């Protein structure tokens, strides 16, 4: 210096002319609790406004009780209104450098350092799975092989005994070195790895270290039923509250042993209340498809100060910051900035400078937040790792 | 806006304890038979990014996550 990956921070600007929506003054008109139009002034989209994937606030459901179904999360501790989000820490796997030991093709094993990733509760509760291959896929298993007996002149056959070697697969029942032994082997012994109980110490815990026992070892799969632990009532602002308008004429079921709401479902609770000659109840159709709120001071932002390794809290100033409803926030000029490209011109020969031209992303709030995912030209900052070229 | 659901060959659609006896059925389609010729009929064949990317597993069309495209419902009185 280029190149690739993480992470974070902006994500075009200024002015003019015209148009759009909301507010506020004013001013005119009308069919005057109000509605049109004008004129002046202020305001007018994001980092994701998305995708609705978590969690909330707010409303309503005649209260949210009760089983039993279902669903979500899972190392640990903070943080937060909460969260399946966040920070910090922990264990586990992966990678690269460096050491160091080992007869070691390019490896193996241990250390130490950096960096990435993690859906990481239980597989010695129980059930299931496990294709091909392989002898044997689970308290399994005898193909080659290794030894023992029989037979046999020997090959060969046959019986047995063994899980040390090959070989098979993703994945074969601790590893080395001994004792044993016909030949082997946790049979058995010494070290180490690992499991499970104790008991110490570090720590707030997850977890590590460090002894002792005990059986000798008890694979893998829970993003497969399952087991525990913790949580969770339903519907979403087309919620929901008021106006208006509309309810002409219809069809079908029910009748308190009931309809109907309440949650998937049972209980329980609630409303309808004895009426069929009902201004009953439910269902389809049918009818109406306007307006006002709900809606903009909030778990808001800025900017200092402070406690925290950090998420983040807390104090002080300070700001008011879209509100549409077939649904604004545009359209054009012109200067400017980044980037690219092409001619020209300089000299230090790869830079600079002019001129033309061209591009500037993803995307548009809809009841409001906190998050997390997914999509972004470019431009800047930081880390890491590669190549290259100077010392 | 806001709930649900679905994608598997040109089209319509099966695929449950996840396996290599999982990629298949029916119409289309292409070739051969049958006929004089056509349809019918019979025989054979081709055709796939199981909607994409990522994960968990030894193994995904299945099972998790995420995007993508398409469908349906939800308004107000008595």
């Nucleotide at each position: 210096a280029g190149a690739g990956c993480c992470g974070g921070u902006c994500g075009u600007g200024u002015g003019g002319u015209u148009a759009c929506u909301c507010u506020g003054u004013u001013c005119g008109c009308c069919u005057c609790u109000g509605g049109c139009a004008g004129a002046c002034a202020g305001a007018g989209a994001g980092g994701a406004a998305a995708g609705u994937c978590c969690g909330a606030a707010c409303a309503c459901c005649g209260c949210a009780g009760g089983a039993c179904a279902g669903g979500a999360u899972g190392c640990c501790u903070c943080c937060u209104a909460a969260c399946g989000g966040g920070a910090g820490g922990g264990g586990u796997u992966c990678c690269u450098u460096c050491c160091g030991c080992c007869a070691a093709c390019u490896g193996g094993c241990g250390g130490a350092a950096g960096g990435a990733a993690u859906a990481c509760g239980g597989a010695a509760a129980g059930u299931g799975c496990a294709a091909c291959a392989g002898a044997g896929a689970g308290u399994a298993g005898a193909c080659u092989a290794u030894c023992c007996c029989g037979u046999u002149u020997u090959u060969u056959c046959g019986g047995g005994a063994u899980a040390c070697a090959g070989g098979u697969g993703a994945a074969a029942c601790g590893g080395u070195g001994g004792u044993g032994u016909a030949a082997g082997a946790g049979a058995c012994c010494a070290c180490c790895a690992g499991u499970c109980u104790c008991c110490g110490g570090u720590g707030a815990a997850a977890a590590c270290c460090a002894g002792a026992g005990a059986g000798c070892u008890u694979g893998g799969u829970a993003a497969a039923c399952c087991c525990c632990a913790u949580c969770c009532g339903g519907u979403g602002c087309a919620a929901g509250a008021c106006c208006g308008a509309g309810u002409a004429g219809g069809a079908g079921a029910g009748c308190a042993u009931g309809a109907g709401g309440u949650u998937g479902u049972c209980c329980g609770c609630c409303u309808c209340g004895a009426u069929a000659u009902g201004a009953c109840u439910c269902u389809c159709g049918g009818g109406u498809u306007g307006g006002u709120u709900g809606c903009g001071u909030g778990a808001u932002c800025c900017c200092g100060a402070u406690g925290g390794u950090g998420a983040c809290g807390u104090c002080g100033u300070g700001a008011c910051c879209a509100g549409a409803u077939g649904a604004a926030u545009g359209a054009u000029c012109a200067c400017a900035a980044u980037c690219c490209c092409g001619u020209c011109a300089u000299c230090u020969u790869g830079a600079u400078g002019a001129c033309a031209g061209g591009a500037u992303a993803c995307a548009a709030a809809a009841u409001u937040c906190g998050g997390c995912u997914u999509a972004u030209a470019g431009a800047c900052c930081g880390g890491c790792u590669c190549u290259g070229a100077a010392u | 806006g806001g709930u649900c659901g679905a994608g598997u060959a040109a089209c319509u659609c099966a695929g449950u304890u996840g396996g290599u006896u999982c990629a298949g059925a029916g119409u289309g389609c292409c070739g051969c038979c049958c006929u004089u010729a056509c349809a019918a009929g019979g025989c054979g064949g081709a055709a796939g990014u199981c909607c994409g990317g990522g994960g968990u597993u030894c193994g995904a069309g299945u099972c998790c996550c995420u995007g993508c495209u398409c469908g349906a419902c939800c308004a107000c009185a008595a």